The RNA shown here (c-di-GMP-I riboswitch aptamer) has 80 nucleotides and comes from Alkaliphilus serpentinus. The sequence is in RNAcentral, with records from Rfam.
[in-house]
Formats: sequence, C1' cells, structure tokens
RNA sequence: CACGAUAAAUGGCAAACCAUGGGAAACUGUGGGACGCAAAGCUAAGGGCCUAAUCGAAAGAAUGGCAGCCAGCUACCGAA
Repeated sequence: CACGAUAAAUGGCAAACCAUGGGAAACUGUGGGACGCAAAGCUAAGGGCCUAAUCGAAAGAAUGGCAGCCAGCUACCGAA
C1' cells in the first nucleotide's frame, strides 16, 4: 500500500398498533410509533407465496400484490 474481516464509530431503515387516504381484495401512501435489521438499499421478465375485480358450470386463472420469504445486483466504516 492492497485485500479481507469482527469489535468500535458516524449514521440509516422501521414491524405490530393507531389516525387518515387509495384499492374489489391482497396490499399500499402519509403522519405517529419501535419489533427488529450489516444491506430491512434497489430489482417482480428467477423461484415461491397472497388476492380474485374479471373470466369460467365448477375446478381454477393475474394483467393485481408481497423484496421484513428465498434469490440477483450494488454499497458505508473497519482496530485486533
């Protein structure tokens, strides 16, 4: 000097719930609130899961959702 990696440090995000709005629903925006997260940053044309307005006699089905389910991509600091 470079790589790697924990501690530490600077910070970051925000579950449930409540209020309010959108949506047929799943779910989601905003505000409050903190269960937690070293990727709880981004990606829905990988896998999986949820919903069914609509279609269908029924079974079922996504063009609708979920990234805090797995996965892919990118990334801060850094003693021993």